[in-house]
């Protein structure tokens, strides 16, 4: 210098004029003053909660669903942080996937003789038959190499390796790693199965208060304590409420106002602890609350960046993405003009 990997930050600011909206104070017929007003994702609604209701115990069983290596963080999570083992991609920095148990059953297209009860070519044998070392197919074919042995061969035997299981020592909080020893124990993947842990439901259109209005005189069914119906996720049990009642159909009226509503598992800064996620402690701050839905329009100047000219710091011109709160918070995923900061890798050249 070029090409990459990875973590993070910003993604607009100020002035003037006018307009909208919220809070506080004052005023009074709607005016004045002060202060504030859309994001890193507000999106998706995929997870987890706070909160509210389901009268009470919010019960029991089954079903269904989720998680499954280790440690740690958190209110919690299918989340974050840091690791372990296996496997794949990359020269590399790095990136992706998987992870409880068992081995009984089933499946594994096509190719192949055969996908674990193997025999096509081959080898041995007069033949019967034996064989699985060599070849082929395949993602994968019965651990590998040498020696012995055999009719020819084979863990058949043996030595050294590889894998698996078990034991012991050492290291580690742990998953695991490593060294030694023993056992001829030796082909894979997925599903079914089993084990452990967890899950009540619905959701601010949750709920609460007030006001207005009304027509049931209709039809059908069930029923009045011998319990119709309703509540409790799906089913069952159980429990409770329950009578001129309930369910369904038809018809009529109303659908307005207030609240919930923003002080939070809050934000920022310093110190301490921790590899980190994060925690503890102290201080400071209040940073939208609309309801058909406000948070804006115009003008000027900046900020960042690109192009051109040239007097190298000036001039002119251009660009500024994705996008818009609606109960709130913590994650994940997706969109996205650009600019900046840090760590690391490869290649080339020079000193």
């Nucleotide at each position: 210098g070029c090409a990459g990997u990875u973590g993070g930050u910003c993604g607009u600011u100020c002035c003037g004029u006018c307009g909208c909206u919220c809070u506080u104070u004052g005023a009074u017929a709607g005016c004045a003053a002060a202060g504030g007003g859309a994001g890193g994702a507000a999106a998706g609604u995929c997870c987890g909660g706070a909160c509210a209701a389901c009268a009470a115990a919010u019960g029991g069983g089954c079903g269904c669903c989720c998680c499954g290596c280790u440690a740690c963080c958190u209110a919690a999570c299918c989340g974050a942080u840091a690791g372990a083992u296996g496997u794949c991609c990359g020269c590399g920095a790095g990136g992706g996937c998987a992870u409880g148990g068992a081995a009984a059953a089933g499946u594994a297209g096509a190719a192949g003789a055969a996908a674990a009860u193997a025999a096509c070519c081959g080898c041995c044998g007069c033949a019967a038959g034996g064989u699985a070392a060599g070849g082929g197919u395949g993602a994968g074919a019965a651990g590998g190499u040498g020696a012995g042995g055999u009719a020819a061969g084979a863990g058949c035997u043996u030595a050294c390796c590889g894998g698996u299981u078990c034991g012991u020592g050492c290291a580690g909080u742990g998953a695991u790693g490593u060294a030694c020893g023993a056992a001829g124990c030796c082909g894979u993947a997925c599903u079914u199965c089993c084990c452990g842990g967890g899950g009540g439901u619905u959701g601010c259109a949750a709920g609460g208060u007030c006001a207005u209005a009304u027509a049931c005189a209709c039809c059908g069914g069930c029923g009045c304590a011998u319990g119709a119906g309703g509540a409790u996720u799906g089913c069952c049990c159980g429990u409770c409420c329950g009578a001129u009642g309930c369910c369904g159909g038809g018809g009529g009226g109303u659908a307005g106002a207030c609240u919930g509503c923003a002080a939070g598992a809050a934000u920022u800064c310093a110190g301490c602890g921790g590899u980190a996620a994060c925690g503890c402690c102290g201080a400071a701050u209040c940073c939208a609350g609309a309801u058909a839905a406000a948070u804006g329009a115009c003008g000027g100047a900046a900020a960042u960046u690109c192009c051109u000219g040239c007097u190298u710091g000036c001039a002119g011109g251009g660009a500024u993405a994705c996008a818009g709160a609606a109960u709130c918070c913590g994650g994940c995923u997706u969109a996205a003009a650009g600019a900046c900061c840090g760590a690391c890798u490869g290649c080339u050249u020079u000193u």
About this RNA: This is a predicted structure of a 351-nucleotide RNA (Bacterial RNase P class A) from a Dysgonamonadaceae bacterium. Its Rfam family is "Bacterial RNase P class A". The family's RNA type in Rfam is ribozyme. A source record names the gene rnpB. The sequence is in RNAcentral, with records from ENA. Of the family's consensus pairs, 98% are formed in the model. The source organism's lineage runs through Bacteria, Pseudomonadati, Bacteroidota, Bacteroidales and Dysgonomonadaceae. The prediction has a mean pLDDT of 77.